[in-house]
Context: one part of a larger RNA
RNA sequence: CUGGGCUUAAAGGGUGCGUAGGCGGAUAUGUAAGUGCUUUGUGAAAUCCCACGGCUCAACCGUGGAACUGCUCGGCAUACUACAUAUCUUGAGGUCGGUAGGGGUUGCCGGAACGCUAGGUGGAGCGGUGAAAUGCGUAGAUAUCUAGCGGAACGCCAAAGGUGAAGACAGGCAACUGGGCCGAUUCUGACGCUGAGGCACGAAAGCGUGGGUAGCAAACGGGAUUAGAUACCCCGGUAGUCCACGCCCUAAACGAUGUGUACUAGAUCGUGAAGACUCUGACGUCGGCACGGUCGAAGCAAAAGCUUUAAGUACACCGCCUGGGGAGUACGGUCGCAAGGCUAAAACUC
Numbered sequence: 001c002u003g004g005g006c007u008u009a010a011a012g013g014g015u016g017c018g019u020a021g022g023c024g025g026a027u028a029u030g031u032a033a034g035u036g037c038u039u040u041g042u043g044a045a046a047u048c049c050c051a052c053g054g055c056u057c058a059a060c061c062g063u064g065g066a067a068c069u070g071c072u073c074g075g076c077a078u079a080c081u082a083c084a085u086a087u088c089u090u091g092a093g094g095u096c097g098g099u100a101g102g103g104g105u106u107g108c109c110g111g112a113a114c115g116c117u118a119g120g121u122g123g124a125g126c127g128g129u130g131a132a133a134u135g136c137g138u139a140g141a142u143a144u145c146u147a148g149c150g151g152a153a154c155g156c157c158a159a160a161g162g163u164g165a166a167g168a169c170a171g172g173c174a175a176c177u178g179g180g181c182c183g184a185u186u187c188u189g190a191c192g193c194u195g196a197g198g199c200a201c202g203a204a205a206g207c208g209u210g211g212g213u214a215g216c217a218a219a220c221g222g223g224a225u226u227a228g229a230u231a232c233c234c235c236g237g238u239a240g241u242c243c244a245c246g247c248c249c250u251a252a253a254c255g256a257u258g259u260g261u262a263c264u265a266g267a268u269c270g271u272g273a274a275g276a277c278u279c280u281g282a283c284g285u286c287g288g289c290a291c292g293g294u295c296g297a298a299g300c301a302a303a304a305g306c307u308u309u310a311a312g313u314a315c316a317c318c319g320c321c322u323g324g325g326g327a328g329u330a331c332g333g334u335c336g337c338a339a340g341g342c343u344a345a346a347a348c349u350c
Stems, first nucleotide, its partner, number of pairs: 004321003007304002012318001014201004021194003025088007033081002035077004041071002049065006091191001092188003095184005103177007110154001114150008125136002162169002206247006215241002220236004258317006266295007275286003299306002323350003332343004
């Protein structure tokens, strides 16, 4: 490079936005760059191929032809691609009217629980375990009542449920704010898809500065267990967990399944909005739409399984894989305060 692949065998980038690039709806006209046909010149000789001939044959050699798949001067054609112009509305977007939602940011408020402080009652244990002990308690604990303070998390509702690009998002209210869906057909008129670099976001842990610290709890101390026990169990307990700002940029960041478009039997449930029919109404019935599940046919698959939410049938574009170990390591580069991240080999070995 070709070919084959990427749910589970190696392989989908954590996610989005978007530059270059690649690809791109319908109609008409023009141009004729690509494209097709034809033609001019060239494409040295030898070699290769074909035919004939010369060495007794052959290798070898000679003659002629073909070929040299390429480049080039013109001409013709116009289906497709391209370019230019004009037009269109189905792709895309806007407008108007509705609508659901833990989507985001900020502020304020709330109750339960927990801990602490003060006071009342009370008087010997509490706590903890497999059993214990460390621990707490006559300086009055545990229990219980009252008052106050504090931080963190929001029970029921709650769901196979909702929202978000992903990470993720849940007490209530308000302000600001992103996106979706449905309906109307009112506008723009291909404005689209993908997306190397790039930019932004990105759980937890971790880092910097300043706060905060109720509970929990790496490290650490103690008690047990044990042959030992740097553990599992118990009593304590600091970082951290929380807030603000700034970093880090990784996860089994998973649907282990890139994005978009089109097409391909059905059945059933849920969420949302709108419509038609019926009904006093609740509601019921019907047919479409968007999203979320389960089952299942064809088909696919090594099988498990997937199956209109494809892993089916196709197209467009990106990313990635190429035996195991060495190794996601070394070196170099780059980013980072650091921890480390990203990029990424080879020797050797099986």
Molecule: small-subunit ribosomal RNA, central domain
Organism: marine metagenome